Large-subunit ribosomal RNA, domain IV from a Candidatus Omnitrophota bacterium, 350 nucleotides, folded computationally. The full RNA is in RNAcentral, with records from ENA. Rfam family: Bacterial large subunit ribosomal RNA. Its family is annotated with ribosome and structural constituent of ribosome in the Gene Ontology.
Context: one part of a larger RNA
RNA sequence: UGCUCGCUAAGGAACUAGGCAAAAUAGCCCCGUAACUUCGGGAGAAGGGGUGCCUGAGUAGGGUGAACGUCAAGGGAGCCCCAAAAGGUCGCAGUGAAAUGAGCCAGGCGACUGUUUAACAAAAACACAGCUCUCUGCUAAGUCGAGAAGACGAUGUAUAGGGAGUGACAUGUGCCCGGUGCCGGAAGGUCAAGCGGAGAGGUCAUCCUUCGGGAGAAGCUUCGAAGUUAAGCCCCGGUAAACGGCGGCCGUAACUAUAACGGUCCUAAGGUAGCGAAAUUCCUUGUCGGGUAAGUUCCGACCUGCACGAAUCAUGUAACGACCUGGCUGCUGUCUCAGCGAGUAGCUCA
Numbered sequence: 001u002g003c004u005c006g007c008u009a010a011g012g013a014a015c016u017a018g019g020c021a022a023a024a025u026a027g028c029c030c031c032g033u034a035a036c037u038u039c040g041g042g043a044g045a046a047g048g049g050g051u052g053c054c055u056g057a058g059u060a061g062g063g064u065g066a067a068c069g070u071c072a073a074g075g076g077a078g079c080c081c082c083a084a085a086a087g088g089u090c091g092c093a094g095u096g097a098a099a100u101g102a103g104c105c106a107g108g109c110g111a112c113u114g115u116u117u118a119a120c121a122a123a124a125a126c127a128c129a130g131c132u133c134u135c136u137g138c139u140a141a142g143u144c145g146a147g148a149a150g151a152c153g154a155u156g157u158a159u160a161g162g163g164a165g166u167g168a169c170a171u172g173u174g175c176c177c178g179g180u181g182c183c184g185g186a187a188g189g190u191c192a193a194g195c196g197g198a199g200a201g202g203u204c205a206u207c208c209u210u211c212g213g214g215a216g217a218a219g220c221u222u223c224g225a226a227g228u229u230a231a232g233c234c235c236c237g238g239u240a241a242a243c244g245g246c247g248g249c250c251g252u253a254a255c256u257a258u259a260a261c262g263g264u265c266c267u268a269a270g271g272u273a274g275c276g277a278a279a280u281u282c283c284u285u286g287u288c289g290g291g292u293a294a295g296u297u298c299c300g301a302c303c304u305g306c307a308c309g310a311a312u313c314a315u316g317u318a319a320c321g322a323c324c325u326g327g328c329u330g331c332u333g334u335c336u337c338a339g340c341g342a343g344u345a346g347c348u349c350a
Stems, first nucleotide, its partner, number of pairs: 001345008010336002014334001019331001027051005036041001038168001052089004061081004068074001090094001102329007109321002114126002130166007142152003169316004174246003179243002181239005188234003194228002199223005206215003247265005274308001275305001286302005
């Protein structure tokens, strides 16, 4: 000097990003216990008092229940558990060591118990009951299997099974179907192979010939128009708890300011309720209020929402949380500011 411990005057978070760490609390009995609440809870809330040993006393009391019983009522042996008041007594101290909750207030997020990055993340992430949409009528849909057999689904049958989203509960969930997706649509447009075969070409028996050549049936063969024709697409409708989207400018009230009101442009429709400087607010330490002597954090408001907003849910919410944020009490070597002690390592010698 390091590590691991123990103690510390006065102060008591002044430390620090942050009470990180440490200290503190602690068992049992009794008293007592708020807001809020889904009436279960919150709650061991909080906050107090007691606690050893001896006598009381193996008593009071509780449990079990043998004999004995006209075996019924009863009866109570034995065994087991085991107080209190009161009194006495010892110590600084009685859950005498050890093990053994710190508590409260307010907010955010997630309802909850659970799950997770084996070895840097335990969370507000995942899951979850509940809600909604959608597919599936049974050889179900879906899944595994290059394909199949076969299997799962399920020895189930729409109160079932698959997929997707949301995520207890309470109150609610507005407008837009123009785009994309999905669903429906006996018409129309477009449209593949196939069918079809108008027509054309090649070859050639034969015929004609000015002897150069020309015409050319059947067959074989090469092209091939019209016509016919499915899905799809176009088209017509529906659908947002499908993917998603949810405006601008100008003017106006008898102070000013503001604009219930008016005009105009654009759109598929222009953001409703609720919430709002928010896990979202750039400007920003917004402004006001609260808390502090002093508060970029926190809480309550305001609304000018850069860029909240309704199952990519919105807003609340008791209970819950090794979650996150702010405050308070207690407590302390975190600190003012350091000191002492113990063990061990380090150093020297062997």